A computed fold for a 120-nucleotide RNA from a Bacteroidota bacterium, annotated as SAM riboswitch aptamer (S box leader).
RNA sequence: GAUUUAUAAAGACGGGCGGAGAGAAUAGGCUCUGCGAAACCCGGGCAACCUGCCGGAAACCUCCGAAAAGGUGCCAAUACCUACCUGAAGGGCUAAAAUGGCCAUCAGGACUUAUAAACC
Numbered sequence: 001g002a003u004u005u006a007u008a009a010a011g012a013c014g015g016g017c018g019g020a021g022a023g024a025a026u027a028g029g030c031u032c033u034g035c036g037a038a039a040c041c042c043g044g045g046c047a048a049c050c051u052g053c054c055g056g057a058a059a060c061c062u063c064c065g066a067a068a069a070g071g072u073g074c075c076a077a078u079a080c081c082u083a084c085c086u087g088a089a090g091g092g093c094u095a096a097a098a099u100g101g102c103c104a105u106c107a108g109g110a111c112u113u114a115u116a117a118a119c120c
Base pairs, nucleotide, nucleotide: 001120003118004117005116006115007114008113013043014042015041016040021032022031023030026083027082028081029080044075045074046073049071050070051069054065055064056063057062079112084109085108086107087106088105091103092102093101094100
């Protein structure tokens, strides 16, 4: 780096340093930020994917629970929201009106991303 599977509306802060950005990519928004952004460092914490350990069930290695020693991960806002598809009601715009088209709202899905594990 590729592939597969699972999860993603929960949770979790102080300091140092630094000096203007950050929120994955592109775009449109929106939010945080000199009352100090990102990165890096120290300490703390959250969580429970994997390993180990404990208890129960099962019986050929599976499920449930506990714990949190180790390997990661994470600690603003739903992965901040939207973009693509489908649907609902029929709200708004367009037109004399209808069909239609566009916008918005809500729900579901896809794509993408992140993390873990396995494997190449």
Record summary: The sequence was found by an Rfam model in a public genome assembly. The organism belongs to Bacteroidota, within Bacteria.